[in-house]
Predicted 3D model of a 372-nucleotide RNA (Bacterial RNase P class A) from a Jiangellaceae bacterium. Its Rfam family is "Bacterial RNase P class A". It is annotated as a ribozyme. Model confidence (mean pLDDT): 76 of 100.

RNA sequence: CGAGUCGGCCGGGCGGCCGCGGCGCGACACUUCGGUGUACGUCGAGGAAAGUCCGGACUCCACAGGGCAGGGUGGUGGGUAACACCCACCCGGGGUGACCCGCGGGAAAGUGCCACAGAAAGGAAACCGCCGCGUACGCUUCGGCGAAUGCGGUAAGGGUGAAAGGGUGGUGUAAGAGACCACCAGCACCCUGGGUGACCAGGGUGGCUCGGUAAACCCCACCCGGAGCAAGGUCAGACAGGGGACGCCAGAGGGUUGCCCGCCCGAGUCCCCGGGUAGACCGCUGGAGGUCGUCGGCAACGGCGACCCUAGAUGGAUGGUCGCCGCUCCCGUUCGGGAGACCAGGAUCCGGCUUACAGGCCGACUCGCCCC
Numbered sequence: 001c002g003a004g005u006c007g008g009c010c011g012g013g014c015g016g017c018c019g020c021g022g023c024g025c026g027a028c029a030c031u032u033c034g035g036u037g038u039a040c041g042u043c044g045a046g047g048a049a050a051g052u053c054c055g056g057a058c059u060c061c062a063c064a065g066g067g068c069a070g071g072g073u074g075g076u077g078g079g080u081a082a083c084a085c086c087c088a089c090c091c092g093g094g095g096u097g098a099c100c101c102g103c104g105g106g107a108a109a110g111u112g113c114c115a116c117a118g119a120a121a122g123g124a125a126a127c128c129g130c131c132g133c134g135u136a137c138g139c140u141u142c143g144g145c146g147a148a149u150g151c152g153g154u155a156a157g158g159g160u161g162a163a164a165g166g167g168u169g170g171u172g173u174a175a176g177a178g179a180c181c182a183c184c185a186g187c188a189c190c191c192u193g194g195g196u197g198a199c200c201a202g203g204g205u206g207g208c209u210c211g212g213u214a215a216a217c218c219c220c221a222c223c224c225g226g227a228g229c230a231a232g233g234u235c236a237g238a239c240a241g242g243g244g245a246c247g248c249c250a251g252a253g254g255g256u257u258g259c260c261c262g263c264c265c266g267a268g269u270c271c272c273c274g275g276g277u278a279g280a281c282c283g284c285u286g287g288a289g290g291u292c293g294u295c296g297g298c299a300a301c302g303g304c305g306a307c308c309c310u311a312g313a314u315g316g317a318u319g320g321u322c323g324c325c326g327c328u329c330c331c332g333u334u335c336g337g338g339a340g341a342c343c344a345g346g347a348u349c350c351g352g353c354u355u356a357c358a359g360g361c362c363g364a365c366u367c368g369c370c371c372c
Stems, first nucleotide, its partner, number of pairs: 001368010012325007020044005027038004046343001050354002053352005058228004065261004070224005075089005090104001091102004105219002110217002112213003127158002129154007137146003166184006185209001187206008232282004241273006253265004289308008327340005
């Protein structure tokens, strides 16, 4: 200099004017004494506030016990309140490399499936080929040879396929074949050493080899009670009743998880028609919170100390405009002029994941070439 890999960060700044929402033991005005208005002061979205996918906090369910069903997770170790998240490592695959990818338990428990092609798709199969025997035919130098056909053997060769039941070499045979042998690969079991572990390294024995698929059923291990801030609670206000069914402790009905058991409440309950209301307040935002330092740890993260904080709306606020500066692009001679600037946006809160995003910045590392 070129090409790349990984990680982190920003996503306009300041000021004036106008506007909107919250707050003020505050000021002034009004007041039906509940509040309302005005001015002032102060605070007022994010990197994803989003999707609502996962995990929790919190709230309620008569405290959630057992079984079935159902759902989730799935290499190992650690982190965490918890997780499907994060960190480190292992194994497999890709890359020269930095590094990346893996829905990564079990296919030797059972069942199912394996498109098209192919004869055959799983304890298999004979389409071509190879070999043996027979039959009839043709030729013949009478030794045989050729082509056809029938029966049988054969998984070495061809062909199909993503995949054809280990590979190479030899023995063997009519031709062949783990039928047998050597080496290699792989599998199962055992031993030794290392590692917390997944696993790794080495050695031995064995039968000769066992296909793929579990995001197919299934099996194994572990985890999961349900509903959700419209949870839940307080206050105020409105209305009109009629009909039917079952039952009052040998109990209707209800709650508890989809079902069963178990447990609990229980004197009223349920259904239909008709009628009324749809307001206010609490929950509500300071929390597994952030920044810096230090210590422990490879790291995720944790301990300690100091400092910092301030949306809380509900017809759902957070906006508009002007000036200056910064950034990018264009025009033009220094100087100046013009244009542009993402995705989006609270609704109980928090930790993650995923998705969207104009433009820009920083750091670490790798490979190639060149120079000193």